[in-house]
Context: one part of a larger RNA
RNA sequence: GGCAAACGGUGGAUGCCUAGGCACCGAGAGGCGAAGAAAGACGUGGGAAGCUGCGAAAAGCUUCGGGGAGCUGCUAAACAAGCGUCGAUCCGGAGAUAUCUGAAUGGGGAAACCCGUCAUAGGUAAUGCUAUGACACUUACAAAUGAAAAGAUAGUUUGUAAGGGCGAACGAGGCGAACUGAAACAUCUUAGUAGCCUUAGGAAGAGAAAACAAGAGUGAUUAUCUGAGUAGCGGCGAGCGAAAGGGUAGAAGCCUAAACUAUAUGUAUGUUAAAGUCUGACAAUGUUGUACAUAUGGGGUCGAGGGAUAUACUGAGUUAUAAUGUCAGUUAUAACGAGGAGUUAAAAAAUAUGUAGAUAUUCGAAGUGCAUGGGAAGGCACAUCAGAGAAGGUGAUAAUCCUGUAGGAGGAAUUUACAUAUCUUCUUAAGUAUAAGCCCGAGUACUUUGGGACACGAGGAAUCCUGAGGGAAUUAGUGAGGACCAUCUCAUAAGGCUAAAUAUUACUUGGUGACCGAUAGUGAACUAGUACCGUGAGGGAAAGGUGAAAAGUACUCCAAUGCGGAGAGUGAAAAGUACCUGAAACCGUUUGCUU
Numbered sequence: 001g002g003c004a005a006a007c008g009g010u011g012g013a014u015g016c017c018u019a020g021g022c023a024c025c026g027a028g029a030g031g032c033g034a035a036g037a038a039a040g041a042c043g044u045g046g047g048a049a050g051c052u053g054c055g056a057a058a059a060g061c062u063u064c065g066g067g068g069a070g071c072u073g074c075u076a077a078a079c080a081a082g083c084g085u086c087g088a089u090c091c092g093g094a095g096a097u098a099u100c101u102g103a104a105u106g107g108g109g110a111a112a113c114c115c116g117u118c119a120u121a122g123g124u125a126a127u128g129c130u131a132u133g134a135c136a137c138u139u140a141c142a143a144a145u146g147a148a149a150a151g152a153u154a155g156u157u158u159g160u161a162a163g164g165g166c167g168a169a170c171g172a173g174g175c176g177a178a179c180u181g182a183a184a185c186a187u188c189u190u191a192g193u194a195g196c197c198u199u200a201g202g203a204a205g206a207g208a209a210a211a212c213a214a215g216a217g218u219g220a221u222u223a224u225c226u227g228a229g230u231a232g233c234g235g236c237g238a239g240c241g242a243a244a245g246g247g248u249a250g251a252a253g254c255c256u257a258a259a260c261u262a263u264a265u266g267u268a269u270g271u272u273a274a275a276g277u278c279u280g281a282c283a284a285u286g287u288u289g290u291a292c293a294u295a296u297g298g299g300g301u302c303g304a305g306g307g308a309u310a311u312a313c314u315g316a317g318u319u320a321u322a323a324u325g326u327c328a329g330u331u332a333u334a335a336c337g338a339g340g341a342g343u344u345a346a347a348a349a350a351u352a353u354g355u356a357g358a359u360a361u362u363c364g365a366a367g368u369g370c371a372u373g374g375g376a377a378g379g380c381a382c383a384u385c386a387g388a389g390a391a392g393g394u395g396a397u398a399a400u401c402c403u404g405u406a407g408g409a410g411g412a413a414u415u416u417a418c419a420u421a422u423c424u425u426c427u428u429a430a431g432u433a434u435a436a437g438c439c440c441g442a443g444u445a446c447u448u449u450g451g452g453a454c455a456c457g458a459g460g461a462a463u464c465c466u467g468a469g470g471g472a473a474u475u476a477g478u479g480a481g482g483a484c485c486a487u488c489u490c491a492u493a494a495g496g497c498u499a500a501a502u503a504u505u506a507c508u509u510g511g512u513g514a515c516c517g518a519u520a521g522u523g524a525a526c527u528a529g530u531a532c533c534g535u536g537a538g539g540g541a542a543a544g545g546u547g548a549a550a551a552g553u554a555c556u557c558c559a560a561u562g563c564g565g566a567g568a569g570u571g572a573a574a575a576g577u578a579c580c581u582g583a584a585a586c587c588g589u590u591u592g593c594u595u
């Protein structure tokens, strides 16, 4: 030196565990913010480094409920000083306080800092000083004031209200790639994706047919299964890819513009009497009238076309008032009665009561003995409950020990949903027939051209949107049915609103798992977006486990008053805080064999 065995060291694999994650489901909530948010800085404890809480009233203050014996948060034991059955700590509701930064908003600024003005109050001999409040900008509305330039307007000032910023996904709109695929690449694809911007809601968007269909019919929108990888599109390559129809979920329908009409204002016109003053007769009146424009009210809203107007007919609660006067009619308004409707659209605000929830809680059945053991819940024996044998804990495996579970109960305060009432509001009429005289959304439809969207790449290319040029019709109208034309059919564009079914989950709460179990699962089970790295944008760790209980080794000895060890003691076991188990690499000691 090698081999072997035994015993160790080192190391932290493996096994077991879980305090943390992951995914999905139900319910809630879907926002917070100038009443100062999100995010922070700095403070705040008897001593106080970090975390948590809180804010100079600072691990807290007030009050209303709950609860019932201990308490002064965690790492973190102990001490000090206190509090508590006159109900503390703790849990929940509602309040108070809430430094400085931050949209940050009095001005400035290198965030957490600096410097003001005015008013009021305090203080000083006086100034300085102190406290409280106000003081940004934009928009809308209202009022006052008010130039050039008479009136007016611009401007200015004041008041009131709103906005501003943040936030995970989902939505709508605007702008909009490339790698890639086509086995290269240019049309094409990736993809209207990623990304950027604007902006909203709890959902958004869409939406009550100028729709589909086909000789039969359907009847707003949305989502889904199917139709169907079909019809089609396509350097007919790669690829892209419908719709009708059928099933299901959910269902809800409405308001305007115009014609006509009343009132108000303005402009034009008309001037002694024509027209007008609801109609007729008689009077009276006369800046009443007529035309146009604007505003408001009535009217009206549709496709077997509808409406307006005129006439005729049918039909319709009561009372009062008004329409220049009287009489007769007619119309309008108001009240009462009657009948509906309603705060998600079609108008809009709130209160009360009740019921069921949310935010603390609370009641809740039934087991003992024996032996083993450190310890019984395991074994043996005999019992019990069950609307409860889900689960977790307890010194090993517990329906009957604890927390719970099934099933019940409860609410001072705040709050959600629903119902009812108050309340609000509508109707009280409408219908039929006749009349091609009125209205039915214009730089629109359509067209030419350039683009875009439609599954559809210009194609035979309808349909939809749009830059530029041209440019209709009003129901005997207009558009569509995939060029176009005819017939036929369907529908009524150029105004608007609209719940549900659908999408999503930063957040709260309950639950589930042939999900992970510390190199896994979140980057993060631990002081984790921490330490650390980077000028910065940004990057970004490692690190869990004594034991049932600290019972955390009194005392003696060696040692350096050390580390460590030998006794002794605790414990079931040293498992001894470098602590469960403790593999391998690696390093040794002893013994044997061997060179």
Base pairs, nucleotide, nucleotide: 001594002593003592004591005590006589007588008587009586015580016545017544020516021515022513023512024511025510026509027508028507029505030504031166032165039101040100041099042055043054044053046079049075050074051073061095062094063093064092065091066090070083071082072081106115107114108113116135117134118133119132120131121130122129137163138162139161140160141159142158143157144156145155170201171199172198173197174196175195181188185235211218212217222249223248224247225246226245232240233239253497254496255495256441260298261297262296263295264294265293266292267291268290269289276285277284278329279328280327281326282325283324303475305440306439307438309435310434311433312432313431314430317336318335319334320333321332322331323330337428338427339426340425341424342423350422351421352420353419354418355417356416357415358414359413361409362408363407367382368381369380370379383400384399385389391403392402393401446470447469448468449467450466451465452464453463456482477492478491479490480489481488532539533538552579555567556566557565558564